[in-house]
A computed fold for an 81-nucleotide RNA from Algicella marina, annotated as Glycine riboswitch aptamer. Of the family's consensus pairs, 90% are formed in the model. Rfam family: Glycine riboswitch aptamer. Its family is annotated with glycine biosynthetic process in the Gene Ontology. The organism belongs to Algicella, within Bacteria. The coordinates come from a structure-prediction model, not an experiment, and the mean pLDDT is 76.
RNA sequence: AAGACUGUCGGGAGAGACGGGAAGCCGUCGCCGAAGGAGCAACCGCCCCGGAAACUCUCAGGCCCCAGGACCGACAGGCUU
Numbered sequence: 001a002a003g004a005c006u007g008u009c010g011g012g013a014g015a016g017a018c019g020g021g022a023a024g025c026c027g028u029c030g031c032c033g034a035a036g037g038a039g040c041a042a043c044c045g046c047c048c049c050g051g052a053a054a055c056u057c058u059c060a061g062g063c064c065c066c067a068g069g070a071c072c073g074a075c076a077g078g079c080u081u
Base pairs, nucleotide, nucleotide: 001081002080003079005077006076007075008074009073010072011071016029017028018027019026020025030063031062032061036059037057038056039055043051044050
C1' cells in the first nucleotide's frame, strides 16, 4: 500500500386484499426479491479442476409500522499478500 473478514455506527428497495376469530392466529386467492438457496452463463482462467450477475426460479423469506434486509459509506480490530 492492497485485499477479504469481523465488530460498531449511518444510509438502504419491492409487494395484500377478502373471510373467520376476543386474541395469538387461521383460511382463500394474489403479489414481491435485496437474507439464505437453486438454475442459466456473458465473462475470468493456457487446458482440466474451478470461479462467476443486481438475470431466471420463488424452496425458504417477505407484502402497515417495528424488525429484517443484499448492497454502499465511515471508524476500529486482527489476518493475508